Predicted 3D model of a 1486-nucleotide RNA (small-subunit ribosomal RNA) from an uncultured bacterium. Its mean pLDDT, the model's own confidence on a scale to 100, is 83. Rfam family: Bacterial small subunit ribosomal RNA. RNAcentral holds the sequence, with entries from ENA, Greengenes and SILVA.

RNA sequence: AUUGAACGCUGGCGGCAUGCUUAACACAUGCAAGUCGAACGCCCCUGCACCUCAAUGAUUUUCGUAAAAGAGAGUGAUUGCGGUGCAGGGGAGUGGCGAACGGGUGAGUAACGCGUGGGUAUCUGCCCUAAAGUGGGGGACAACCCGGGGAAACUCGGGCUAAUACCGCAUAAACUUUACGAAGGAAAGCGUGCCUCUGCUUGCAAGCACAUGCUUUAGGAUGAACCUGCGUCCGAUUAGCUAGUUGGUGGGGUAAAGGCCUACCAAGGCGACGAUCGGUAGCUGGUCUGAGAGGAUGAUCAGCCACACUGGGACUGAGACACGGCCCAGACUCCUACGGGAGGCAGCAGUGGGGAAUAUUGGACAAUGGGGGCAACCCUGAUCCAGCAAUGCCGCGUGUGUGAAGAAGGCCUGCGAGUUGUAAAGCACUUUCGUUGGGGAGGAGAGGCUGAUGGUGAAUAGCCAUGAGCGGAGACGUUACCCAAAGAAGAAGCACCGGCUAACUCUGUGCCAGCAGCCGCGGUAAUACAGAGGGUGCAAGCGUUAAUCGGAAUUACUGGGCGUAAAGCGCACGUAGGUGGAAGGAUAAGUUGGAUGUGAAAGCCCCGGGCUUAACCUGGGAAGGCCAUCCAAGACUAUUUUUCUAGAGUACAGUAGAGGGAAGUGGAAUUUCCGGUGUAGCGGUGAAAUGCGUAGAUAUCGGAAGGAACACCAGUGGCGAAGGCGGCUUCCUGGCCUGAUACUGACACUGAGGUGCGAAAGCGAGGGGAGCAAACAGGAUUAGAUACCCUGGUAGUCCACGCCGUAAACGAUGAGAACUAGCUGUUUGGCAAUUUAAUUGCUGAGUGGCGUAGCUAACGCGAUAAGUUCUCCGCCUGGGGAGUACGGCCGCAAGGCUAAAACUCAAAGGAAUUGACGGGGGCCCGCACAAGCGGUGGAGCAUGUGGUUUAAUUCGAUGCAACGCGAAGAACCUUACCUACCCUUGACAUCCUCGGAAGGUUAAAGAGAUUUAACUGUGCCUUCGGGAACCGAGUGACAGGUGCUGCAUGGCUGUCGUCAGCUCGUGUCGUGAGAUGUUGGGUUAAGUCCCGUAACGAGCGCAACCCUUAUCAUUUGUUGCGACCAGGUCAAGCUGAGCACUCUAAUGAGACUGCCGGUGUCAAACCGGAGGAAGGUGGGGACGACGUCAAGUCAUCAUGGCCUUUAUGGGUAGGGCUACACACGUGCUACAAUGGGCUGAACAGAGGGUUGCGAAACAUUGAUGUGGAGCUAAUCCCAAAAAGCAGUUCGUAGUCCGGAUUGGAGUCUGCAACUCGACUCCAUGAAGUCGGAAUCGCUAGUAAUCGCGGAUCAGAAUGCCGCGGUGAAUACGUUCCCGGGCCUUGUACACACCGCCCGUCACACCAUGGGAGUGGGUUGCACCAGAAGUGGAUUGUCUAACCUUUUAGGGGGACGUUCACCACGGUGUUAUUCAUGACUGGGGUG
Repeated sequence: AUUGAACGCUGGCGGCAUGCUUAACACAUGCAAGUCGAACGCCCCUGCACCUCAAUGAUUUUCGUAAAAGAGAGUGAUUGCGGUGCAGGGGAGUGGCGAACGGGUGAGUAACGCGUGGGUAUCUGCCCUAAAGUGGGGGACAACCCGGGGAAACUCGGGCUAAUACCGCAUAAACUUUACGAAGGAAAGCGUGCCUCUGCUUGCAAGCACAUGCUUUAGGAUGAACCUGCGUCCGAUUAGCUAGUUGGUGGGGUAAAGGCCUACCAAGGCGACGAUCGGUAGCUGGUCUGAGAGGAUGAUCAGCCACACUGGGACUGAGACACGGCCCAGACUCCUACGGGAGGCAGCAGUGGGGAAUAUUGGACAAUGGGGGCAACCCUGAUCCAGCAAUGCCGCGUGUGUGAAGAAGGCCUGCGAGUUGUAAAGCACUUUCGUUGGGGAGGAGAGGCUGAUGGUGAAUAGCCAUGAGCGGAGACGUUACCCAAAGAAGAAGCACCGGCUAACUCUGUGCCAGCAGCCGCGGUAAUACAGAGGGUGCAAGCGUUAAUCGGAAUUACUGGGCGUAAAGCGCACGUAGGUGGAAGGAUAAGUUGGAUGUGAAAGCCCCGGGCUUAACCUGGGAAGGCCAUCCAAGACUAUUUUUCUAGAGUACAGUAGAGGGAAGUGGAAUUUCCGGUGUAGCGGUGAAAUGCGUAGAUAUCGGAAGGAACACCAGUGGCGAAGGCGGCUUCCUGGCCUGAUACUGACACUGAGGUGCGAAAGCGAGGGGAGCAAACAGGAUUAGAUACCCUGGUAGUCCACGCCGUAAACGAUGAGAACUAGCUGUUUGGCAAUUUAAUUGCUGAGUGGCGUAGCUAACGCGAUAAGUUCUCCGCCUGGGGAGUACGGCCGCAAGGCUAAAACUCAAAGGAAUUGACGGGGGCCCGCACAAGCGGUGGAGCAUGUGGUUUAAUUCGAUGCAACGCGAAGAACCUUACCUACCCUUGACAUCCUCGGAAGGUUAAAGAGAUUUAACUGUGCCUUCGGGAACCGAGUGACAGGUGCUGCAUGGCUGUCGUCAGCUCGUGUCGUGAGAUGUUGGGUUAAGUCCCGUAACGAGCGCAACCCUUAUCAUUUGUUGCGACCAGGUCAAGCUGAGCACUCUAAUGAGACUGCCGGUGUCAAACCGGAGGAAGGUGGGGACGACGUCAAGUCAUCAUGGCCUUUAUGGGUAGGGCUACACACGUGCUACAAUGGGCUGAACAGAGGGUUGCGAAACAUUGAUGUGGAGCUAAUCCCAAAAAGCAGUUCGUAGUCCGGAUUGGAGUCUGCAACUCGACUCCAUGAAGUCGGAAUCGCUAGUAAUCGCGGAUCAGAAUGCCGCGGUGAAUACGUUCCCGGGCCUUGUACACACCGCCCGUCACACCAUGGGAGUGGGUUGCACCAGAAGUGGAUUGUCUAACCUUUUAGGGGGACGUUCACCACGGUGUUAUUCAUGACUGGGGUG
């Protein structure tokens, strides 16, 4: 884009179309094919006329009567029966034409069925043209009548009868047969008119005329039949098929050619250009799509074919093997009196059924067309119309203008607004469509009747033609169309809004419910679910589903590929086929041009016309073929002919070579055997063991045997088609290459099938067997080890013969040919030059490396192409299933070749990029290892955590990077937890109203919060109204939350890591991701610096700048200092004076690889040295790049959302955070003699101090108390430094070590030390004797060791943060462990190795293979059987026409019988296909 669609929601009108795609399933009912009396007889009815008879009543008249009754005659009417004639109607029948058209369906059919183009051996009713004829006879049968059978359908017998029914005779051209003399061989009448002639009565008949039939013949038209070239789906897992098969002759048959049929003869015919078989299918014009080429399709309309319940058959006829005909068989349905009959909607309606799904048991022959008829006319479910259905296409409408208070309401909100939205309302206007009423075309032309003119004719008749007048026929139809009236009045939905894809917000939900075409949404802030508001798109429709084409160059003809993505056969030879060098001639098959014919109509396209427009209809044109025939051209291809030598080949002379086959032969080595020497081990491994060895091994010497393989040479060297080929010699043999000449003359290339070769392993049967070595055995390793390692060892490996036929058979690159820059190595030929050499140049054939153009997705290829072209072959078309199943072929087997589908997934794959990773590589670093020192892990205690417990043991932190962490300090408080008791605008903030200063004291109750009572108190500013602060009460907005979410967040922090990295701009390279820079060579602590360099620069990091420390200088000189001078003390910077020194704290200097030597690239830098307080960042600190870990923290703080609101908020008391079978982390103290105790006497730094530090002195064993000087601090105090040093004691012990635990007595802080503080004294005196596996810190003023101070703090450190004292050992080095950096490499990883991922097993489901079988479909062959029918035969029965020599016979026919063919059916046996099947195999998904 489209549809014969369906479904969901919705639905105003009209026009034009379309409407069982499924069950060719079954059908109730009605209708769909009749007509002709101008072919014919009969029956019935009606009307008219006439005749006969009868009846009825009327009237006239005569007789009769008192009047009647009654009798007779006449007239005319009505009715009935019968007859005749005329006119009309109905019924069945004989006969004619039609029924073979029209209408339906698509089952079958892969075919001369269809399409297209040719052909002929043919037929053709009605129609047209032309010629001729239409004479004369005969016998029947229906109808009808009579009789019989049957339920019915129907039928039998007898009798009568007509014809355009039937049969002869005559005539006849053509035609047929022929013995060439001849013979055979047709017909039908009917209607209308007229009276000139004839007959009889006005009129009729003969006759005449016309019209229409009939017969024969010729031609045409139309229709039909047959033959034929070409085209016409899939499957080779269908490769061979065929006996009437192919052809011939004779015969038969047909309308007609023909094996169409038959007899005989021959052995052909078809097939890889796909026969046969299987599956599917009506074909075409066209339709849909597409730029086209194509692809899909074959509804409606049109052409052809086939079919008519299923199968078979013929009859009739011009035409059928016949939809609404016949016969037979079968299935089904119906009727039945059970004997027998009837039927065929794939005609129009309609019903049931099936289905997602498809309409009325309508009107009319008015039009168009068809049948019959002379015609009128009849028939016509063809057709024309109407009805139903938004099924489609087209058109119209559902209003138009104005209207801002931007109404209300809705939604949203940042609370201001925004949006719905000029939308609505309101005002003004219009009236299409619809409603009601009225008017009103066209579709109607004919035929008929009456005149006229012309033709025919004897004719004013009839008939025909033309024109005039008359009258009359419309289903649709309440038509189209027009007018009027009223009134915005009656008329809008559907889908979508994450991207693709136009259109966004809120609420609800919370991996639920759900959505989804693909990607994918949803786990508490969903533009993706659901609803709403808003928006977008289409619109009487809109979506969904299904289907086709397109996009898809994704089957590639146009127009693809095959080194690595799927894809080159393992290699060659060669058949068919395809392709093929140069020159000349011929031909004209291909090719090109022209002409003619045809290519139906409709459709598409173009130009017009008609419906108001459009859809639609209509006129004309154009276009359309691999079509046919003819003509022309002659380049190219082809065919043919004559030549040529450039392709190819042959001959000659040579070269190189692991080319192949056969025979022979050689040495080294292994092993075994024999002998000698010799002794205890050998062998083997990471280490061992099994094994061998005192019966003498291994080792070594000599000898022998046997098999296999050929070191060095040896080489990206050689040869071969590939597989492959390696000692030497001989024989046989293939191929390449080079050179120069001669010859052949396109002999060539490729190659489907086919044939051959074809590593290793394997197989068969026979040899051989040294070494090696599947299987196997043993030993190890291991959790296991059916492995890797070791010791043995059999097939096999070897030879000859035969199979197998596969490999990562690889250059993952088919063969051949031509062309297209270079440089360089090598093998093997030839030529030339010279300087004669290890020379140079040229030219072939191989084999390598690099590389230009070009190609390639990239990698790469690049004259040995993966470049540019040509020829031929093979192969590919998403992954898995699967190179599997089934079938076939091959094989002894193993197996090979060929080769699917169901199902399942949304990927699988290639190349390259950046990372990450590696029990990959290279370089480098770090207390990373190593070298050392000291610890932890064992003990006791302290502290934290887990766990457990509990009313609660609040919460958080959890590998490194949680665990002496938040917590720089839980007895109450803190406190968040628990229990109990209280409060509800609240403990706290803002606003409003009222009252009161605030505040304080006392008493009572209570555990307290709190409650009650009494008393006291009157502040500040003021414009005198009041106001500010504070307190109480009330109301509602609100407060409050250490409630949840650190995975919604900010901020802060940890970590990799003080590791040296992380990036950008411009440029360049690359299709791109990206790369380059940042890599490389050096160097550094460093991406530090230098050099090089398609890069050049820059930023964040590094370093430096900052602080501190080490040296000096200057300045300062108290509270510090103490050298000189003076005073003075027991002593003392204590004092004057001083500022030199130390010190204080400010400013400077100093260090920069600056200098020298060496190394290094003339560099950076490194090494050594000098000087210097300090030397190569001097030591230490602060400082932490881009980022990672959804790292940590909602409990510091802030904050979105959620939750709570007499509670999850607030207050109080008590308890808990301090529990304790246990486990772990971090510490302290120890285990002692480098020590403990005691005594004596030394030396710091940095801090803190007024709610404080607190001296001296006194008391106390002591904690401490009393005391209160001094100090707001270089002044006073804390304050004693300790280890160390000197001396003494202890003597290796659970101790004079160690100090836990416990008892007693105290001190201090504090409302308060019970749960639950610290300290002191006395007493007690536990474990512990240096710590398993494992593990931590540290590289110098460091570790270790020793003490001191501070924060927090009422009190409470073994923790933390600082300070100084004493003061080591070791570093060979970078193999290894851990972490990190750079480069490189591999990768199937990217949540990134804590990754990814394989197979079994278990369970569930799905499809599928095998399967004893079972059931169905189709088919071959053989046989049985044989209805109806046709043909043949006929001795049975019967028989009108014709013939004869007539009681009869002949000819012919019918029936019967029989033969042949044959449908259905049956039997047997194959083949094939579908379904199903216990069990079973693998596969897929979870």